Annotation: Model confidence (mean pLDDT): 83 of 100. The RNA shown here (transfer RNA) has 72 nucleotides and comes from a Minisyncoccales bacterium. Its Rfam family is "tRNA". For this family Rfam cites "tRNAscan-SE: a program for improved detection of transfer RNA genes in genomic sequence" (Lowe and Eddy, Nucleic Acids Res, 1997). The sequence is in RNAcentral, with records from ENA. Taxonomically the source falls in Minisyncoccales (Bacteria, Bacillati, Minisyncoccota, Minisyncoccia).
[in-house]
RNA sequence: GCCGGGAUAACUCAGCGGUAGAGUAGCUGUUCCGUAAACAGCAGGUCGCGAGUUCAAAUCUCGCUCCCGGCU
Numbered sequence: 001g002c003c004g005g006g007a008u009a010a011c012u013c014a015g016c017g018g019u020a021g022a023g024u025a026g027c028u029g030u031u032c033c034g035u036a037a038a039c040a041g042c043a044g045g046u047c048g049c050g051a052g053u054u055c056a057a058a059u060c061u062c063g064c065u066c067c068c069g070g071c072u
Base pairs, nucleotide, nucleotide: 001071002070003069004068005067006066007065010024011023012022013021018055026042027041028040029039030038048064049063050062051061052060
C1' cells in the first nucleotide's frame, strides 16, 4: 500500500429503513434469623466521527479515525 471483519448501556452482544433491546453488573423492593440465591421493579445510550440519500438512517452510500485478521 491492497483486501476482509469489527466499533451500539459499565461489560458481553442482538438489532439488517419505521418508538434502540437482552444477559451480566448497579440501585430499590419482596422473601430469609441473617447473607447469598430466587422473584418483582428502576436507572443507565450524541448507535466511533463527519457528510450524503430518504417522509424517515444504528441499518443504505462516501470520506476519516481506531481495533482484529490476511496479502504484498